The RNA shown here (transfer RNA) has 73 nucleotides and comes from candidate division WWE3 bacterium CG08_land_8_20_14_0_20_40_13. Its mean pLDDT, the model's own confidence on a scale to 100, is 82. Its Rfam family is "tRNA". By type it is a transfer RNA. Rfam's curators write: Transfer RNA (tRNA) molecules are approximately 80 nucleotides in length.
[in-house]
């Protein structure tokens, strides 16, 4: 320098051919307990790596950039 893959909540992941983002763990509150743990209920938390483009509408399609991984030189 070139090819390919990945980037979504604090962490690990899902998201069926474009239609206002889900789950587990974790966090907070309440109940349960003398207290803790467990368990149950509820809540907060990501506009999807960044910037543009296409579209009525983009996490999803296209381009560039950034970061990580891998292969080639």
């Nucleotide at each position: 320098g070139g090819g390919c893959c990945u980037g979504u909540a604090g962490c690990u992941u899902a998201g069926u051919u474009g239609g206002u983002a889900a789950a587990g763990c974790g966090u907070u509150g309440c109940a349960u307990u003398c207290g803790c743990a467990u368990u149950g209920c509820a809540a907060a938390g990501a506009c999807c790596a960044g910037c543009g483009g296409u579209u009525c509408g983009a996490a999803u399609c296209c381009g560039c950039u950034c970061a990580g991984g891998u292969c080639c030189a």